[in-house]
RNA sequence: GUAGAGAGGACGAAGGGUAAGUCGUCGGGCUCAUGCCCCGAAGAAGCGGGUUCGACUCCCGCCUCUAUA
Numbered sequence: 001g002u003a004g005a006g007a008g009g010a011c012g013a014a015g016g017g018u019a020a021g022u023c024g025u026c027g028g029g030c031u032c033a034u035g036c037c038c039c040g041a042a043g044a045a046g047c048g049g050g051u052u053c054g055a056c057u058c059c060c061g062c063c064u065c066u067a068u069a
C1' cells in the first nucleotide's frame, strides 16, 4: 500500500423496521449431595460524522486486529 473483520463473559446469525441461537453467569426445580436434565432471569452493536421517516445493516473518516505485498 491492498483486502477483510470489529456485536453481552466466549462463539456467532439477521444485509434498512429496535438483535436469533449455543455455551457461560444468576435464581428456582430435580437429587442425600455435586453433576446431568427441566423452568425462568439478567447481560451487547469499536469511535465520530453522513444518507434515510427509520441504520448492526448503506456511505465517509479515525482506531484496533488479521492476512498479504
Stems, first nucleotide, its partner, number of pairs: 001068006009023003017053001025041005046062005
The RNA shown here (transfer RNA) has 69 nucleotides and comes from Acropora aculeus. Its Rfam family is "tRNA". Rfam classes the family as a transfer RNA. The organism belongs to Acropora, within Eukaryota. RNAcentral holds the sequence, with entries from ENA. Its mean pLDDT, the model's own confidence on a scale to 100, is 83.